[in-house]
RNA sequence: CAGGCCGGGUGACCGCGGGUGCCUGCGUCGAUAGAUCGUGGGCACUCGAGGAAAGUCCGGACACCACAGGGCAGGACGCUCGGCAGCUUCGUUGGGCACGCCCACCGGGGCCACCGAGGCGGCGAAAGCCGACGGAAAGUGGAACAGAAAGGAGACCGCCUACGUCGCUCGCUUCGGCGAGCGGCCGGUAAGGGUGAAACGGUGGGGUAAGAGCCCACCAGCGGCCGUGGUGACACGGCCGGCUUGCCAAACCCCGUCCGGUGCAAGGUGAAGCAGGCUCCUGUGACGCGGCCCGCCGAGGAGCCGGGUACACCGCCAAGAGAGAUGGUCACCCUCGACAGAAUCCGGCUUACAGGCCUGCU
Repeated sequence: CAGGCCGGGUGACCGCGGGUGCCUGCGUCGAUAGAUCGUGGGCACUCGAGGAAAGUCCGGACACCACAGGGCAGGACGCUCGGCAGCUUCGUUGGGCACGCCCACCGGGGCCACCGAGGCGGCGAAAGCCGACGGAAAGUGGAACAGAAAGGAGACCGCCUACGUCGCUCGCUUCGGCGAGCGGCCGGUAAGGGUGAAACGGUGGGGUAAGAGCCCACCAGCGGCCGUGGUGACACGGCCGGCUUGCCAAACCCCGUCCGGUGCAAGGUGAAGCAGGCUCCUGUGACGCGGCCCGCCGAGGAGCCGGGUACACCGCCAAGAGAGAUGGUCACCCUCGACAGAAUCCGGCUUACAGGCCUGCU
């Protein structure tokens, strides 16, 4: 440095939640025997949080809604190859029907959270680590402080005075001027200094008043073409070109690919009461008064149906529901114990984490 693993241990007692079995109290029905349902209790056995259960950031299953086809908006992603739960599209074959689709096998293409290997770039002495890694030569925009100037820029110090112009001095003069020097103005420059994270290729030579890709050689870089290696990203080499095009897209934006929406409070099943519809009985006395008769009473009663509320159950689990359980005490031991608590499920990513163990490498 990389990968993997553990996340106090043992025992006793007590407690909590789920399941199974047995026993039992109460309620309901029944004449008993008993029956199922509801609600409690006891005993026995058994199961009972995590590596992240977290953040809810991605992908999927599942469920419902929508859907002829296309577009806008919006979102996600962005080097290559391979893998992956799966999704999508095309084709062959077979089957089905409501004749337009659906289902299944096989084959081809595309996508795919993430993973592995690699390429490229950066960091490190190395093992190795990091990278939202398409486009900055379409456009818009940004770059604190410092600095003259932050991008078709700029001149603070420095360098220069060739060209133009002014002044002074000197020399020459055919008296019109001419030449030289010094100082200024207008200027030139981007070599050197300085600022900065970053200042418009580097070195050398030529050139120049001083300079500069201004010119040349080499190097770096960019673009194009070709060759070789590789599945590919790409690498290496050769030739040509203009001499150079800076940074930021996790800024807007542009290009390409993909994406219908909502999430288990999804959704499904059963179904009191109330309201509704239909049928039947009923002042010729229904219903009710424990089964029948008499008797009493005196106005509604019974059945069925569809939707559907409360409610219950399913979805939902070898933890698992009531969003509520998964713990406590004692004893002994040790390295003295961190982050942290499931709520439909699965695959990932990220974040938090005391301490310890193993393997490999520098």